[in-house]
RNA sequence: CAAUCCCGCACGGGAGAGACUCCGCCGGUCGGCCUCGGCCAGUCGAGCGGAGCGCCGAAGGGGCAAUUCCUCCCCGGAACCUCUCAGGCGCCAAGGACCGUGUGGAUCAG
Numbered sequence: 001c002a003a004u005c006c007c008g009c010a011c012g013g014g015a016g017a018g019a020c021u022c023c024g025c026c027g028g029u030c031g032g033c034c035u036c037g038g039c040c041a042g043u044c045g046a047g048c049g050g051a052g053c054g055c056c057g058a059a060g061g062g063g064c065a066a067u068u069c070c071u072c073c074c075c076g077g078a079a080c081c082u083c084u085c086a087g088g089c090g091c092c093a094a095g096g097a098c099c100g101u102g103u104g105g106a107u108c109a110g
Base pairs, nucleotide, nucleotide: 001110006105007104008103009102010101011100012099013098018053020052021051022050023049024048025047026045027044028043029042031040032039033038054089055088056087060085061083062082063081067079068078069077070076
């Protein structure tokens, strides 16, 4: 001086699955009553909250039964596999594993 691996930061990219049902609230609107302030009933909503059912897999978390990988059987481990606890399910936004570029740090084969 310094590759690879690892970590941070910045920028760019970055998927899937609900126009479901019910309840409450809020708002709009038609009608009735009316003491004119509201009440009742209906209806509507890309609204808010909750519940149910269905679904997704890419924060996080669990598991290696199957698959794949760690050269190979076993053992053990890991995953983009699997579970769906958490999270999420119109667009946008947010989040987002992971990928790329730049930059900084740490490490030290050379």
Record summary
Glycine riboswitch aptamer from Nocardioides sp. CGMCC 1.13656, 110 nucleotides, folded computationally. Its mean pLDDT, the model's own confidence on a scale to 100, is 75.